[in-house]
The prediction has a mean pLDDT of 77. Predicted 3D model of a 105-nucleotide RNA (Glycine riboswitch aptamer) from Variovorax sp. PBL-E5.
RNA sequence: UCAGAGCCGUCUGGAGAGCCAUCACGCCACGUGAUGCACCGAAGGAGCAAGCCCGCUGCGCCGCAGAGGGUGAAUCUCUCAGGUACCGAGGACAGGGGGAGCGGC
Repeated sequence: UCAGAGCCGUCUGGAGAGCCAUCACGCCACGUGAUGCACCGAAGGAGCAAGCCCGCUGCGCCGCAGAGGGUGAAUCUCUCAGGUACCGAGGACAGGGGGAGCGGC
């Protein structure tokens, strides 16, 4: 320097679950808010398996076993947050085009 990965930005695609009940407001819209129950998992957040490491105990002993601690992933689990007709917004993740490297966020 180039490539890859990562970062930034933009375009495209992108699921799930009550048009629930009551009350109030109302521009009388299938609207808004509050309360309650029922649900969803793919913003964010939280949890941990094997493995590896540490010391302790034991044994058939330089190795092995046991419990404990540390580290340790997700589209798994939780459901705090967020969300649950259409529209809109958001949306993990994926694809396209760009940008930066003494930089950008």